[in-house]
RNA sequence: UUAUUAUGGAAAGCGCCUGAACUAAUCAACAGUGGGGUUGGUUAGUUGACGAGGAGGAGGUUUAUCGAAGGUUUCGGCGGAUACCUCCCGGCUGCAGCGCACAACCGGAAUUUCUUCUUUAAAACACCAAGGCGACUUGGUGCACAAAGAGAAGGAAAUGCGCAUAC
Numbered sequence: 001u002u003a004u005u006a007u008g009g010a011a012a013g014c015g016c017c018u019g020a021a022c023u024a025a026u027c028a029a030c031a032g033u034g035g036g037g038u039u040g041g042u043u044a045g046u047u048g049a050c051g052a053g054g055a056g057g058a059g060g061u062u063u064a065u066c067g068a069a070g071g072u073u074u075c076g077g078c079g080g081a082u083a084c085c086u087c088c089c090g091g092c093u094g095c096a097g098c099g100c101a102c103a104a105c106c107g108g109a110a111u112u113u114c115u116u117c118u119u120u121a122a123a124a125c126a127c128c129a130a131g132g133c134g135a136c137u138u139g140g141u142g143c144a145c146a147a148a149g150a151g152a153a154g155g156a157a158a159u160g161c162g163c164a165u166a167c
Stems, first nucleotide, its partner, number of pairs: 014079004019075001020047011050067003056088005089107003093103002097163005111157009125142007
């Protein structure tokens, strides 16, 4: 240093890198000749998603919600993921109750829809510091701007049958 095994820690714009781009060293060719340059190869590195939001169980699936920035790579690829679909478990609503069915929903919430309000965005940007030959990396201070979703208030609309029985 590599492989295997065991233990512990670490995550969801999360992790990784062989395409690509860039950096350094070195080799070759070309041109040039003070320094330097172009192309290609080899080795080693660097980049490769900014936050908000999201978990009943099992299985399945892959381009799994929202916007910001940028307009060069947040490109491309691989893996994963609270998304989505089906089923299962347990429930909410359907005009005081119970049971069955049906509809659409919920997993500490819960029928559909409309309006209003609330809900610390972060990077970017500016300045500064540290590390590195370099590409770049890490951190600090200041600073503004989202959408979805969620919460609160208000309005409108919403099954059938049976039992029981309130007014």